[in-house]
Context: one part of a larger RNA
RNA sequence: UUGGGCGUAAAGAGUGCGUAGGUGGUUUUGUAAGCGCGGGGUGAAAGGCAAUAGCUCAACUAUUGUAAGCCCUGCGAACUGUGAGACUUGAGUGCAGGAGAGGAAAGCGGAAUUCCUAGUGUAGCGGUGAAAUGCGUAGAUAUUAGGAGGAACACCAGUGGCGAAGGCGGCUUUCUGGACUGUAACUGACACUGAGGCACGAAAGCGUGGGGAGCAAACAGGAUUAGAUACCCUGGUAGUCCACGCCGUAAACGAUGAGCACUAGGUGUCGGGGCCGCAAGGUUUCGGUGCCGCAGUUAACGCAUUAAGUGCUCCGCCUGGGGAGUACGCACGCAAGUGUGAAACUC
Numbered sequence: 001u002u003g004g005g006c007g008u009a010a011a012g013a014g015u016g017c018g019u020a021g022g023u024g025g026u027u028u029u030g031u032a033a034g035c036g037c038g039g040g041g042u043g044a045a046a047g048g049c050a051a052u053a054g055c056u057c058a059a060c061u062a063u064u065g066u067a068a069g070c071c072c073u074g075c076g077a078a079c080u081g082u083g084a085g086a087c088u089u090g091a092g093u094g095c096a097g098g099a100g101a102g103g104a105a106a107g108c109g110g111a112a113u114u115c116c117u118a119g120u121g122u123a124g125c126g127g128u129g130a131a132a133u134g135c136g137u138a139g140a141u142a143u144u145a146g147g148a149g150g151a152a153c154a155c156c157a158g159u160g161g162c163g164a165a166g167g168c169g170g171c172u173u174u175c176u177g178g179a180c181u182g183u184a185a186c187u188g189a190c191a192c193u194g195a196g197g198c199a200c201g202a203a204a205g206c207g208u209g210g211g212g213a214g215c216a217a218a219c220a221g222g223a224u225u226a227g228a229u230a231c232c233c234u235g236g237u238a239g240u241c242c243a244c245g246c247c248g249u250a251a252a253c254g255a256u257g258a259g260c261a262c263u264a265g266g267u268g269u270c271g272g273g274g275c276c277g278c279a280a281g282g283u284u285u286c287g288g289u290g291c292c293g294c295a296g297u298u299a300a301c302g303c304a305u306u307a308a309g310u311g312c313u314c315c316g317c318c319u320g321g322g323g324a325g326u327a328c329g330c331a332c333g334c335a336a337g338u339g340u341g342a343a344a345c346u347c
Base pairs, nucleotide, nucleotide: 003319004318005317006316007301008300012315014200015199016198017197021193022192023191025087026086027085028084029083030082031081033080034079035076036075037074038073039072040071041070042069048066049065050064051063052062053061054060090190091187092186093185094183095182096181097180102176103175104174105173106172107171108170109153114148115147116146117145118144119143120142124135125134161168162167205246206245207244208243209242210241214240215239219235220234221233222232257314258313259312260311261310262309265292266291267290268289269288270287271286272285273284274283275282276281296303297302320347321346322345329340330339331338332337
């Protein structure tokens, strides 16, 4: 609980698509549901409230007046709704362009690590704060040549780019989504938001089948230490990779929901366009991405045309700490668990 809020104090759903609903551009005309003005009916009495009166006052009592709402009816037409018509600036389409690690699949490439084979070569290598475990005379480390295999793509690389978010980085091809600029040919409000719903959703984890170079939970050993179930070292299995199917959570963060409009500037950078210029460049405009900063705002920090400023529309959420994101119920899941989500009690 008709209040005030949600960057950091409690609070923006992880993200999108979209149903119902809510909200909605300019203009003409009709209507009169909302709305405004008036009339009538009802609104029991008692009670309440106000004024006056009666008991000497008061309590008490009486008289008069008084309410929202509902119903009927007349008038009005600015606004909202609704019917019909028109418009182009919102939205979308077409046409012409350039940018991009946007997504999916297939193929290819070089560097490096590891392993295998062969050559050279000999006693160490490795590791640390120092060591040891470990590897090595059955020839290691080092070095040369050849081969195998998996994973990741140095430089370019940039508070650079793309994507709704998660996220995306070697090269080529195929398929494919979106944004941006210019034009103004077309449609003519087709829009915004979005309870439910549906889809996507890092890492870890799970199922089945592959794969396994490096790294590495668990585990083993060596150290350190009072101890050392750790930090350090030597090994090492799940996993990390692929296909298909689950899971549905993160400090899923800008800790900042989406849309529209308005409100000083300055300075970088990315993608387009116009004008000037031989060019270098200058200037202007649209869209993104940063920094600084005025007004304003904020408890302060800070934010400040990418707002946390000024307004409007719609959704989500909060309401002292603990108990507790627990219990119970329900739904989903193979499981792990996830979603929804209390109370007693206590301070």
This is a predicted structure of a 347-nucleotide part of an RNA (small-subunit ribosomal RNA, central domain) from an uncultured bacterium. It matches the Rfam family "Bacterial small subunit ribosomal RNA". Its mean pLDDT, the model's own confidence on a scale to 100, is 87. The RNAcentral record of the full RNA draws on Greengenes.